Record summary:
A computed fold for a 348-nucleotide part of an RNA from a metagenome, annotated as small-subunit ribosomal RNA, central domain. Rfam family: Bacterial small subunit ribosomal RNA. Its family is annotated with ribosome and structural constituent of ribosome in the Gene Ontology. Its mean pLDDT, the model's own confidence on a scale to 100, is 90.
Context: one part of a larger RNA
RNA sequence: CUGGCGUAAAGGGUCCGUAGGCGGCCAUGCAAGUCUUGGGUGAAAUCCCCCGGCUCAACUGGGGAACUGCCUGGGAAACUGUGUGGCUUGAGUUCGGUAGAGGGAGAUGGAAUUCCGGGUGUAGCGGUGAAAUGCGUAGAUAUCCGGAGGAACACCAGUGGCGAAGGCGAUCUCCUGGGCCGAUACUGACGCUGAGGGACGGAAGCUAGGGGAGCAAACAGGAUUAGAUACCCUGGUAGUCCUAGCCCUAAACGUUGGGUACUUGGUGUACCGUUCCAUGAGGACGGUGUGCCGACGCUAACGCAUUAAGUACCCCGCCUGGGGAGUACGGCCGCAAGGCUGAAACUC
Numbered sequence: 001c002u003g004g005c006g007u008a009a010a011g012g013g014u015c016c017g018u019a020g021g022c023g024g025c026c027a028u029g030c031a032a033g034u035c036u037u038g039g040g041u042g043a044a045a046u047c048c049c050c051c052g053g054c055u056c057a058a059c060u061g062g063g064g065a066a067c068u069g070c071c072u073g074g075g076a077a078a079c080u081g082u083g084u085g086g087c088u089u090g091a092g093u094u095c096g097g098u099a100g101a102g103g104g105a106g107a108u109g110g111a112a113u114u115c116c117g118g119g120u121g122u123a124g125c126g127g128u129g130a131a132a133u134g135c136g137u138a139g140a141u142a143u144c145c146g147g148a149g150g151a152a153c154a155c156c157a158g159u160g161g162c163g164a165a166g167g168c169g170a171u172c173u174c175c176u177g178g179g180c181c182g183a184u185a186c187u188g189a190c191g192c193u194g195a196g197g198g199a200c201g202g203a204a205g206c207u208a209g210g211g212g213a214g215c216a217a218a219c220a221g222g223a224u225u226a227g228a229u230a231c232c233c234u235g236g237u238a239g240u241c242c243u244a245g246c247c248c249u250a251a252a253c254g255u256u257g258g259g260u261a262c263u264u265g266g267u268g269u270a271c272c273g274u275u276c277c278a279u280g281a282g283g284a285c286g287g288u289g290u291g292c293c294g295a296c297g298c299u300a301a302c303g304c305a306u307u308a309a310g311u312a313c314c315c316c317g318c319c320u321g322g323g324g325a326g327u328a329c330g331g332c333c334g335c336a337a338g339g340c341u342g343a344a345a346c347u348c
Stems, first nucleotide, its partner, number of pairs: 003319003006302002011316001013200004020193003024087007032080002034076008048064006090190001091187003094183005102176007109153001114148007124135002161168002205246006214240002219235004257315006265293012297304002321348003330341004
């Protein structure tokens, strides 16, 4: 001296969980780890120290130390381990409340767009920077009435809520997961993490069958332009929607893995509880979540700062110059698209 992962390379998309690793308090037994003491062994050479021989040195002779290890006998019992017994603070269960776009299914509703039928009505409408393509005297646009159908749910709406993440937003009903608060009773370490594994996983995409209003890759036309395979305009098919099954990726981001404990504060907000004046949605306090600002500390700086990027411990994942390259090859998976794993030559 013994590195890192918010932004420089680097946190797995997320959770559940197997093996494994790690693990609360008390008493007691054992003695595997651990410590101590003795014995055996640890060839020679080499390395180190001392003395000597070649004129010195390299080289070499002698002696010592060392060989940090292994085996074995005796001993210790604090710690780890293990056996037994016990405990309740970790974890869980029970009871009573409570908030919520958490998930699944069904039913219903209104606004709007489009289309269809009818009425009124006449020459334009539409669109743009300006136009044109387009639509319209076979009566459009506008306006009123009726009908059809699909998709999405204005206001409420909030650095608000819920969920592990992806994500979730009209209303009602049914089924269902989790959280939080309060209370005492119960179980008695039942815990944390998690290689493999399993499940979930936006959008796009794929298979089969439906559906199709609006929007809209591709495509066609009109413009713009030197050109315009674009940006703008008029159309428009997959798709977007539903059911069943695949795909498994992302700026899957807080670019920050999970758990536990500890470490000055201030101020919002959501939910629950206690308490006070009880004058109302009010004040004070406690818990859980979610924001902002900031002490110590940390940081290359920016910034982070009890929701840590601070101080520590446990477990997993990952990084090691740029390009080549997330490519090639092989393997596994997939209907395919492709995904996962993942190099090298060469070059700077």